[in-house]
Context: one part of a larger RNA
Molecule: large-subunit ribosomal RNA, domain IV
Organism: Hyphomicrobiaceae bacterium
RNA sequence: CGAUGUUGAAGGAACUCGGCAAAAUACCUCCGUAAGUUCGCGAGAAGGAGGCCCGGUUCCUAGGCAACUAGGGGCUGGGGGCACAAACCAGGGGGUGGCGACUGUUUAUUAAAAACACAGGGCUCUGCGAAGUCGCAAGACGACGUAUAGGGUCUGACGCCUGCCCGGUGCCGGAAGGUUAAAAGGAGGAGUGCAAGCUCUGAAUCGAAGCCCCGGUAAACGGCGGCCGUAACUAUAACGGUCCUAAGGUAGCGAAAUUCCUUGUCGGGUAAGUUCCGACCUGCACGAAUGGCGUAACGACUUCCCCGCUGUCUCCAACAUCGACUCA
Numbered sequence: 001c002g003a004u005g006u007u008g009a010a011g012g013a014a015c016u017c018g019g020c021a022a023a024a025u026a027c028c029u030c031c032g033u034a035a036g037u038u039c040g041c042g043a044g045a046a047g048g049a050g051g052c053c054c055g056g057u058u059c060c061u062a063g064g065c066a067a068c069u070a071g072g073g074g075c076u077g078g079g080g081g082c083a084c085a086a087a088c089c090a091g092g093g094g095g096u097g098g099c100g101a102c103u104g105u106u107u108a109u110u111a112a113a114a115a116c117a118c119a120g121g122g123c124u125c126u127g128c129g130a131a132g133u134c135g136c137a138a139g140a141c142g143a144c145g146u147a148u149a150g151g152g153u154c155u156g157a158c159g160c161c162u163g164c165c166c167g168g169u170g171c172c173g174g175a176a177g178g179u180u181a182a183a184a185g186g187a188g189g190a191g192u193g194c195a196a197g198c199u200c201u202g203a204a205u206c207g208a209a210g211c212c213c214c215g216g217u218a219a220a221c222g223g224c225g226g227c228c229g230u231a232a233c234u235a236u237a238a239c240g241g242u243c244c245u246a247a248g249g250u251a252g253c254g255a256a257a258u259u260c261c262u263u264g265u266c267g268g269g270u271a272a273g274u275u276c277c278g279a280c281c282u283g284c285a286c287g288a289a290u291g292g293c294g295u296a297a298c299g300a301c302u303u304c305c306c307c308g309c310u311g312u313c314u315c316c317a318a319c320a321u322c323g324a325c326u327c328a
Base pairs, nucleotide, nucleotide: 001323002322003321004320005319006318007317008316010314011313014312019309027051028050029049030048031047036041038157052079053078054077055076056075057074058073059072060071061070062069063068080084092307093306094305095304097302098301099299100298104116105115120155121154122153123152124151125150126149132141133140134139158294159293160292161291163224164223165222168221169220170217171216172215173214174213177212178211179210184205188201189200190199191198192197225243226242227241228240229239252286253283264280265279266278267277268276
C1' cells in the first nucleotide's frame, strides 16, 4: 500500500450522475392502521406495547370416587443482568409522477427493461381432398379438428372512447367499352414448276388474364392546409374575404420517454431547485387499435421528495486476518 472484516467523538447524505456501498429494520402475541379502490385489495400499511427467572390467586379442558396428574387462559407480587425474539436466523418505511394492466419471457458469455408474451378487442382468409405450410412427387401437418373451428395480421386487462379523407397505393366487386399474346382466319403477294402443285409471306376479322375504365373498402398502406382583414383603451378575434385540397386534426392530452428556441412563464417544495410536482398553450415536430385519455393492484423498471439509519462524506483513525514489502 492492497483485499476481507470489526469499531469510532461531533455532525448525519454536506458524498455522489445517483444514498452506489454500508448501516438500520427483522421473530411471535396483543393494540392499531390513511388516501385510493375494479370492494378482492391497499395491509405486515404506518405506528405502538409485551417477551427471561421465581411466587400468589382464579378459571377452563381431559382422565380420576377423591387426593391428584397433564395441558391451557385471566389477574397479580417479586428477582437478576449492559443486554431476556440475549447467539445464529430474520421486512427499512412513507409520499408523488412516468411507463407497462397483472403472474410470466428475453440478448447462454457487458442490456431483465418501458422490449416480447398475455387474457381481451378488431380486420381478413378458409365449406373440408378447407385455407395455410413442408415436399419434385407420393404423402404429411392443419386434424382423427369442421366457422363457438383453423390460418394470417394489427392492437393489448379494465373504464370512457375510437373523429374527417377512397385523390394516390393495396385489396374486393363489375355479363358494357378500349388495349392485347399465342391460336384461329385468310384478302392479297413472292419463289419455283408446262401444269397439278410445293415452299414462303401475309391485310382485315376473331382472341384470355392483366392494364385502362366504373364502383366499394381506412381496427387496409396511408393523409388530416395557407394568406389577409375585423369588436367603443390596448390586446385578442366569436366573424368575414380569398387560394388550394381527397379531406384539412374532432374528443382527449400537451415544454410531454414527444418542446428546437428553453433553465419558456406562473405556482409549490429548498436558505438556495437546468431535475421534480401542479398549471398555462406560442403542439419547431401529440392525437385516437403504427390506438387516445384515465386507472385500483402489481414492478430486482424509472423521476423527485421525506422519516429512520449510518465512515458515503466533513476527515480520517485504530484493530484482526491474508497478501505486498524487508531480512533469512